[in-house]
Context: one part of a larger RNA
Molecule: small-subunit ribosomal RNA, central domain
Organism: uncultured Hyphomicrobiales bacterium
């Protein structure tokens, strides 16, 4: 390269939508491009095979053959694969009736706590630790009790519950609005999978303008602790956290496990449907789809494990590995305001 592998040994792009390419249901006919068989043309000669033969032998030469796995060009075949045509429904969608959801956006609105402010009562301590100290407080603190302002986050309900491609997403209305599931049959008729580029969305932290800033709490200060202490403990404490809009494109982005399709014992839970049986109501069994655990058989693994939600058994397509350091660096290009991101070596070395 060929193999052979990607759960944890090196390997699944963080998620999707889609271009181009690959792949792609059932019958029926039709065509003969792939295919398969038969003639012919050609495949120079040397080489290389195989059987002689000549130099003493052998390398070497020289005679026959075969071979040249190819390429045209004809006649056929017609089961597969294309291409035309036609028909059909299981795939995929549309319609109609229902359900369930922290699924998105946008406004508004609530209660509890924290904090600060202001009145009252009230008086000497409070706070903090392992122990102190910094700290606040007789200019009246801490407790307490009533008003008030602002941010921010929604206790209980809450659950290997739900929703979404993931990122993810939980106080309560309303408004817009996207996906899924179950049935009914009724329509269309393979309209599909899967995707190299590409395009979009992506936690948190970082930047940018502009607001807000109530607790947190990098940086920073001080106490402490310690042989020291740039720390763990403790008093403060600015950025950020929060919003608008725009950047940034990365994470243990994880199930360490790409998408999709059928097959292959079960036993128990649980969510959201549907059907039958049973019930005085609650509710109860039984079936069946869709999701979500956990336990286990065949099978599979190095082994741990997985095991109808597969890491089984098959196909289809994309990714992506090929000793360990040098290195996710250098260089160069792409994109970013920067920070830096993507792509990505070699030398040397073991």
């Nucleotide at each position: 390269c060929u193999g052979g592998g990607c759960g944890u040994a090196a390997a699944g792009c963080g998620c999707a939508c889609g271009u181009a390419g690959g792949c792609g249901g059932a019958u029926a006919u039709u065509u003969a491009a792939g295919u398969c068989a038969g003639g012919g043309g050609u495949g120079a000669a040397a080489u290389c095979c195989c059987a002689g033969a000549g130099c003493u032998c052998a390398a070497c030469u020289c005679u026959g053959g075969a071979a040249c796995u190819g390429c045209c060009u004809u006649u056929g075949a017609u089961a597969c694969u294309g291409g035309g045509u036609a028909u059909c429904u299981u795939g995929a969608g549309u319609a109609u009736g229902g359900a369930a959801g922290a699924g998105g956006u946008a406004a508004g609105u609530g209660g509890a706590a924290u904090u600060c402010c202001g009145a009252g009562u009230g008086u000497a301590g409070a706070g903090g630790u392992g122990a102190a100290a910094u700290u606040c407080g007789u200019a009246g603190a801490u407790a307490u009790u009533c008003g008030g302002a602002g941010g921010a986050a929604c206790a209980c309900c809450a659950g290997u519950g739900g929703c979404g491609a993931a990122g993810g997403c939980g106080g309560c209305u309303u408004a817009c609005u996207g996906g899924u599931c179950c049935a009914u049959u009724a329509c269309u008729g393979a309209c599909g999978c899967u995707g190299a580029g590409g395009u979009g969305c992506g936690a948190a932290a970082g930047c940018g303008u502009g607001g807000g800033g109530a607790g947190c709490a990098a940086a920073c200060a001080g106490g402490a602790u310690u042989a020291g202490a740039u720390a763990c403990c403790c008093u403060g404490g600015u950025a950020g956290u929060c919003c608008a809009c725009g950047c940034c494109g990365u994470a243990a982005a994880c199930g360490a496990u790409g998408a999709g399709u059928g097959c292959u014992a079960g036993g128990u839970g649980u969510u959201g449907g549907g059907u039958c049986c049973u019930u005085u109501c609650c509710g109860g069994g039984a079936u069946u789809c869709a999701g979500u655990g956990c336990c286990g058989c065949a099978g599979c693994u190095a082994a741990c494990g997985c095991a109808u939600u597969a890491a089984g058994c098959a196909c289809u397509c994309c990714g992506c590995c090929u000793g360990g350091g040098g290195a996710g660096u250098a260089c160069g290009a792409c994109c970013g305001c920067a920070a830096g991101g993507u792509u990505g070596a070699a030398a040397c070395u073991c």